Record summary: This is a predicted structure of a 72-nucleotide RNA (transfer RNA) from Chlorolobion braunii. Its Rfam family is "tRNA". Rfam links the family to the GO term triplet codon-amino acid adaptor activity. The coordinates come from a structure-prediction model, not an experiment, and the mean pLDDT is 82.
[in-house]
Order: sequence, then structure tokens, then C1' cells
RNA sequence: GCUGAGAUAGCUCAGAGGUAGAGCAAAGGAUUGAAAAUCCUUGGGUCGUCCGUUCAAUCCGGACUCUUGGCA
Repeated sequence: GCUGAGAUAGCUCAGAGGUAGAGCAAAGGAUUGAAAAUCCUUGGGUCGUCCGUUCAAUCCGGACUCUUGGCA
């Protein structure tokens, strides 16, 4: 330099046009003599940035940034 994949909650990831979820972690509660384990509840997101398409974009298109694989 060319090319593929990825960027979503604190972490690991799902969601592939109709307005965002799970597990773990965190907080509160139940339980216990006290803990651990278990159970219940709750909070937490400009979906990397900008522009475009659309009635509507995390999702489709373009550019850029970063991570990673391949080729040279």
C1' cells in the first nucleotide's frame, strides 16, 4: 500500500429497518447467629464519529478513527 472482519451497559456478547436485550458484575431486599451459596427486585446505553437514504436507522450506503486477520 491492497483487502476481509469488528466497534452495542463496568466486562463478555446478542439483536440485521418499527425506536435495545441476556449472562456476569453493581445496588437494595429475603434467607443465616454471622458469612458463602441460593432466590427476588432495581439502576445503568448520544449503539465509535460525521454525512446521506427512509415516514422511521444499532440495522442500508459513503467518508473518517480505532482494533484485529490475510496479501504484498
The same sequence occurs in records of 2 taxa.
Taxonomically the source falls in Chlorolobion (Eukaryota, Viridiplantae, Chlorophyta, Selenastraceae).
RNAcentral holds the sequence, with entries from ENA and Rfam.